[in-house]
Context: one part of a larger RNA
RNA sequence: CAGUAGCAGCGGUAGUCGGGUAAGAAUCCCGACGGCCAAACGGACAAGGGUUCCUCGGCAAUGUUCGUCAACCGAGGGUUAGCCGGUCCUUAGUCCCACCGCAAUUCGAGUGGGACGAACCGGGAAACUGGUUAAUAUUCCAGUGCCUGCGUGCAAUCAUGCCGACGCUUUGGGGUCGAUCGAGCCGGGCACUCGCCCGGUCGAAUCAUCGAAACUCGUGGAAGCCGUAAUGGCACGAAGCGGGCGAACGUUGAGAUAGGGAAACUCGAUCCAACCCAGAGCCCGUGAAAAGGCGCACGCUGACCGUACCCAGAUCCGACACAGGUGUCCGUGGCGGCGAAAGCCAAGGCCUGU
Numbered sequence: 001c002a003g004u005a006g007c008a009g010c011g012g013u014a015g016u017c018g019g020g021u022a023a024g025a026a027u028c029c030c031g032a033c034g035g036c037c038a039a040a041c042g043g044a045c046a047a048g049g050g051u052u053c054c055u056c057g058g059c060a061a062u063g064u065u066c067g068u069c070a071a072c073c074g075a076g077g078g079u080u081a082g083c084c085g086g087u088c089c090u091u092a093g094u095c096c097c098a099c100c101g102c103a104a105u106u107c108g109a110g111u112g113g114g115a116c117g118a119a120c121c122g123g124g125a126a127a128c129u130g131g132u133u134a135a136u137a138u139u140c141c142a143g144u145g146c147c148u149g150c151g152u153g154c155a156a157u158c159a160u161g162c163c164g165a166c167g168c169u170u171u172g173g174g175g176u177c178g179a180u181c182g183a184g185c186c187g188g189g190c191a192c193u194c195g196c197c198c199g200g201u202c203g204a205a206u207c208a209u210c211g212a213a214a215c216u217c218g219u220g221g222a223a224g225c226c227g228u229a230a231u232g233g234c235a236c237g238a239a240g241c242g243g244g245c246g247a248a249c250g251u252u253g254a255g256a257u258a259g260g261g262a263a264a265c266u267c268g269a270u271c272c273a274a275c276c277c278a279g280a281g282c283c284c285g286u287g288a289a290a291a292g293g294c295g296c297a298c299g300c301u302g303a304c305c306g307u308a309c310c311c312a313g314a315u316c317c318g319a320c321a322c323a324g325g326u327g328u329c330c331g332u333g334g335c336g337g338c339g340a341a342a343g344c345c346a347a348g349g350c351c352u353g354u
Stems, first nucleotide, its partner, number of pairs: 015033006034351004042330004048310002052308001053077006062070002082146002084306003088123002093116007100108002127144005147302001149300006161294003167282008178271006184201007202259001206254003210250001215244005224234003260265001283287001316325002333345003
């Protein structure tokens, strides 16, 4: 220079008051009020990290301020599986060995054999509900189930079969969770007169049962009928009637005088994720392989490895507590609407884009 420039420029502008602890508090803890996210700033995983998890004790450094706090420092503790995943199988492919060819090789679209090759998201034997820890849980505990292998006994030999086992688009039917609507019951809030509003009304695997379409058999006998959302079907036998076979993570019952809940712990309707069945369209693209599986009863059997925590505007990759990058699932919470849009709000999380 100058009391000048500035104290806005990330649409995530978020804090404020009271109390506690303490030598010390804008920053730690508790409460109240006030806000922010809500196809994510919520919940669960893979990769990667590797103890960062939990508890106690600390504050020199780390933390862009502070710090009694911490992903920091010190100490101790914590990861429990026949049924979750690896382990097994094969894919594209990779590696090894032998042989053959060549004068020879580290050469060869060569021949044969062996091994490896998928933890998210291929195939695959089998587990659910509740409880519990400061920190683990489909792993521990309680209850209720299921599977493999072996042994024994019984049954059986169908299979030269079936499953595993499959594209994209679209349509119809069945259908639970969820949501919404109506009613009953229980609890709560407002009002204290009518009444209004909010929440709840639960309950698994497993075993049995019911169960539509398609297919199939019998009967029937249509010369124009039958039928669909649509395409369509038929004397090479339509409609109609009856039988067989036959689905769901679906129904009902057991499970369950288990559990859960302070209590009630009931009924109906609509739209319907998941799941199941069936049809149609498209292709100069026709949509894996292998392991493995396909009786009954009883007894025995089930080793090894992973399992903590983060999964990100602070535990990963970017030299940093970096406005960047990073795969998958929850997609059905409400209003709104074509909608996974905007906006507002639940559950849950946060006020440390320090």

The part of an RNA shown here (large-subunit ribosomal RNA, domain III) has 354 nucleotides and comes from Halococcus sp. IIIV-5B.
RNAcentral holds the full RNA, with entries from ENA and SILVA.
The prediction has a mean pLDDT of 82.